[in-house]
Transfer RNA from Candidatus Iainarchaeum sp., 75 nucleotides, folded computationally. The coordinates come from a structure-prediction model, not an experiment, and the mean pLDDT is 81. Its Rfam family is "tRNA". Rfam classes the family as a transfer RNA.
RNA sequence: GGCCCCGUAGCUUAGUCUGGAUAGAGUGUCGGGCUUCGGACCCGAAGGUCGGGGGUUCAAAUCCCUCCGGGGUCG
Numbered sequence: 001g002g003c004c005c006c007g008u009a010g011c012u013u014a015g016u017c018u019g020g021a022u023a024g025a026g027u028g029u030c031g032g033g034c035u036u037c038g039g040a041c042c043c044g045a046a047g048g049u050c051g052g053g054g055g056u057u058c059a060a061a062u063c064c065c066u067c068c069g070g071g072g073u074c075g
Base pairs, nucleotide, nucleotide: 001074002073003072004071005070006069007068010027011026012025013024020058029045030044031043032042033041051067052066053065054064055063
């Protein structure tokens, strides 16, 4: 350098193929309950430019282009 895959909450990730309803979950964090205290368990809350930019569309995490980062492979 060519080709392929990945990037969504602090961490692990679903959703992308086939565009649509406030973008969900687990874990962690914080608050409360329970408990002699803690753990476990139960309830609640905060936390997201969906890697950046542009385009298409009434509408984009999803489609197209480009760039950035990571991994694999070929030479």